The prediction has a mean pLDDT of 81. This is a predicted structure of a 74-nucleotide RNA (transfer RNA) from a Planctomycetota bacterium. The sequence was found in a public genome assembly. The source organism's lineage runs through Bacteria, Pseudomonadati and Planctomycetota. It matches the Rfam family "tRNA". Rfam's curators write: Transfer RNA (tRNA) molecules are approximately 80 nucleotides in length. By type it is a transfer RNA.
[in-house]
RNA sequence: GGGCGUGUAGCUCAGUUGGUUAGAGCAUCCGCUUGAUAAGCGGAAGGUCGACAGUUCGAGUCUGUCCACGCCCA
Numbered sequence: 001g002g003g004c005g006u007g008u009a010g011c012u013c014a015g016u017u018g019g020u021u022a023g024a025g026c027a028u029c030c031g032c033u034u035g036a037u038a039a040g041c042g043g044a045a046g047g048u049c050g051a052c053a054g055u056u057c058g059a060g061u062c063u064g065u066c067c068a069c070g071c072c073c074a
Stems, first nucleotide, its partner, number of pairs: 001073007010026004019057001028044005050066005
């Protein structure tokens, strides 16, 4: 330098043919329960969907460029 893959909540990951409010588990916080804790149950908070443009009535999803990481080729 070229090709491919990955990037979504603090962590690990889903997200169907592009469709209205983007989700789960764990962790955090609050409550219930307990003599107290753990466990269990209920709830809450937490997101520029890597960045910037483009297409579209509508983009996490499609297109382009760039960034980070990984693999392969030179």